The part of an RNA shown here (small-subunit ribosomal RNA, central domain) has 354 nucleotides and comes from a halophilic archaeon.
Context: one part of a larger RNA
């Protein structure tokens, strides 16, 4: 509950694709469901309201009129709106060509420099660790200093409130292939659009099956300290785990705590792409200034806000359409269902309680 909220008080679904559904651009014409107007026909009874009558009288009843009746149907009539129907448009939206831009994506190949171990060589007593120690390593030569092999991981600088991606996310280097936006066009389609219950995909770590790999790092565990104790911080081990490959999970502080789309509504200054005009030119895919799109930032007008702040990337002012909120706990808890191999997720109360 015909109300009012959702950036931070309770609430934006982790993110996108789309199915009913709901919502729709400009112009013209036609129908006439919707919509208006008119007329007509239903629209019970009681109740009500007015005048008369009957119980002695009132309440009560009885008769007639009226009024009540969100309303439905007949049948004309209009034709702005919506709606269908038919025709044209181009600004929404798509298509096509150009030349750029980019840690987008998947594949494969190659390299880097630091780690560990191992083998050779030099070299000799210590290293390693910390607030301080010790646990730990070394005379079967550590560390340390050189030569080499091997082996997994990771990929410094550049790098940047830079860039790409719908979100998760993505950084060495080459090659393939895929894909998506911006900008530019004097071409094409012609409203084919937006959104989007349900459904589908995609979806960080952890986790979980199977086969592989294991160099660091490290849940767990053993240890050495600390401490009154120390199931911890700190130190020496270390197992899963951190890769890979196929396949489940489906969840987060999935965060801009901000749905998605369109359209208005001062400016100022950075930055990345693209174009265009102008200066310069060692003509270089070059430097500089200046504008339009389009991203990304910070500051701010008006307005908004409960304040912090927000301010053309709005939380401003208006449309469409979804999803979601109603005191705090019990609780994302039980049941039940659905899923998933488990873990466990999804949907989701109630008594009590305050």
């Nucleotide at each position: 509950u015909u109300g009012g909220g959702c950036c931070u008080a309770a609430a934006g679904c982790g993110u996108c694709c789309g199915u009913a559904g709901c919502c729709g651009g400009c112009c013209g014409a036609g129908c006439a469901a919707g919509u208006u107007c008119g007329u007509u026909g239903g629209g019970a009874a009681a109740u009500c309201u007015g005048c008369c009558c009957g119980c002695u009288u009132a309440a009560c009843g009885g008769g007639c009129a009226g009024g009540c009746g969100u309303c439905c149907g007949g049948c004309g009539a209009a034709a702005a709106c919506u709606g269908u129907u038919c025709g044209g448009c181009u600004u929404g939206g798509g298509g096509c060509c150009g030349g750029g831009a980019g840690a987008u994506c998947u594949g494969a190949g190659g390299g880097g420099u630091a780690c560990g171990u191992c083998c050779g060589g030099g070299g000799u007593a210590g290293g390693a660790g910390u607030g301080a120690a010790a646990u730990c390593c070394c005379g079967u030569a550590a560390u340390c200093c050189u030569g080499g092999a091997c082996g997994g991981a990771c990929c410094a600088c550049c790098g940047g409130u830079g860039g790409c991606g719908a979100a998760a996310g993505c950084g060495c280097c080459u090659c393939a292939g895929a894909a998506a936006a911006a900008c530019g066009g004097a071409c094409c389609c012609g409203a084919c659009g937006g959104u989007g219950a349900g459904g589908g995909a995609c979806g960080a770590a952890a986790g979980c099956u199977a086969g592989g790999g294991u160099c660091u790092c490290g849940a767990a565990c053993c240890g050495g300290a600390u401490u009154a104790g120390a199931u911890a911080c700190c130190c020496g081990g270390g197992u899963a785990g951190u890769c890979c490959u196929a396949g489940c999970c489906g969840u987060a502080a999935a965060c801009g705590a901000u749905g998605c789309u369109c359209g208005c509504u001062a400016g100022g200054u950075g930055u990345g792409g693209c174009g265009c005009a102008g200066g310069c030119u060692a003509c270089g895919a070059g430097c500089c200034u200046g504008c339009g799109c389009u991203g990304u930032g910070c500051c701010g007008u008006a307005g908004g806000g409960a304040a912090g702040c927000c301010g053309u990337g709005a939380a401003g002012c208006g449309a469409g359409c979804c999803g979601c909120c109603u005191g705090g706990g019990a609780a994302g808890u039980a049941c039940g269902u659905c899923u998933g191999c488990a873990a466990g997720g999804a949907u989701g109360a109630a008594a009590c309680u305050u």

It matches the Rfam family "Archaeal small subunit ribosomal RNA". The RNAcentral record of the full RNA draws on ENA and SILVA. Its mean pLDDT, the model's own confidence on a scale to 100, is 87.